RNA sequence: UGCGCGGUGGAGCAGUUCGGUAGCUCGCUGGGCUCAUAACCCAGAGGUCGCCGGUUCAAGUCCGGCUCGCGCCA
Numbered sequence: 001u002g003c004g005c006g007g008u009g010g011a012g013c014a015g016u017u018c019g020g021u022a023g024c025u026c027g028c029u030g031g032g033c034u035c036a037u038a039a040c041c042c043a044g045a046g047g048u049c050g051c052c053g054g055u056u057c058a059a060g061u062c063c064g065g066c067u068c069g070c071g072c073c074a
Stems, first nucleotide, its partner, number of pairs: 002072006010026004020057001028044005050066005
C1' cells in the first nucleotide's frame, strides 16, 4: 500500500439473507421465596447501532467518505 472480517445497553453476542416495533444470555436495581445466603420466580432501569453524509415514506440493514481493532499479502 492492497484485500478480507469486525465496531450494536456494563460484558459477550444475534439481528444484515428480503429495509418496516432493537432483541438474547449474563450482570445491575427493586420485590417474592428462605432463619439467612445462594439458587429459583416476578418486575424494572440501561442503546438512539464507531463518526459524517446520501438514497428512501421509513436505514443497525442499502450507497459514499472517514476512523478504530483483528487477520492475510507485500